[in-house]
RNA sequence: AUAAGUAAUAGAGGUCGCAACCAACAAGAGUAACUAACCGCGUGUUAGUGAAAGGGGCGGUUGCCGAAGUUUGAUGGGGUCAAAGCCAUCUUGCUGGGCCAAUAGUUAAGAGCUAUUGGACUGUCGCUGCAAGCGCAGCGGGGAGCUAUUCAACUG
Numbered sequence: 001a002u003a004a005g006u007a008a009u010a011g012a013g014g015u016c017g018c019a020a021c022c023a024a025c026a027a028g029a030g031u032a033a034c035u036a037a038c039c040g041c042g043u044g045u046u047a048g049u050g051a052a053a054g055g056g057g058c059g060g061u062u063g064c065c066g067a068a069g070u071u072u073g074a075u076g077g078g079g080u081c082a083a084a085g086c087c088a089u090c091u092u093g094c095u096g097g098g099c100c101a102a103u104a105g106u107u108a109a110g111a112g113c114u115a116u117u118g119g120a121c122u123g124u125c126g127c128u129g130c131a132a133g134c135g136c137a138g139c140g141g142g143g144a145g146c147u148a149u150u151c152a153a154c155u156g
Stems, first nucleotide, its partner, number of pairs: 001155001005151001007150005014065001017064006025056001033049006068095003073090005096122002099119008124141007
């Protein structure tokens, strides 16, 4: 000098970036349940009273940028006759990001979430071409990525 390195620090994507919490609200639902009467005794009819849980969109606060989600396996808790669903930690694989559509599952649900497939958009890097330049176009890759700074093996 060069530069491997899941090295260290700090950052960026977006106009719903991700997650958690809080308040009101919509929906759940005039449902479940309860009471009274009736009778055809059935998860029955009529009348009255009348919820809740999980989930949801807007807003606010906080923490962040594998944020997070999901999947495989394990451990612990919980629960049960025994399980499962549920919670936490670690682990394997996948996903750059949100949006739209279809299918399937979940759900009260045309909401939302999850998986697969497809579509355009966007961010980033590589290659090629164009451009004085800002940058543009095409193809391709992935977050263990990208940008900046620092350290630094090997090699010379």
Molecule: Lysine riboswitch aptamer
Organism: Fructobacillus pseudoficulneus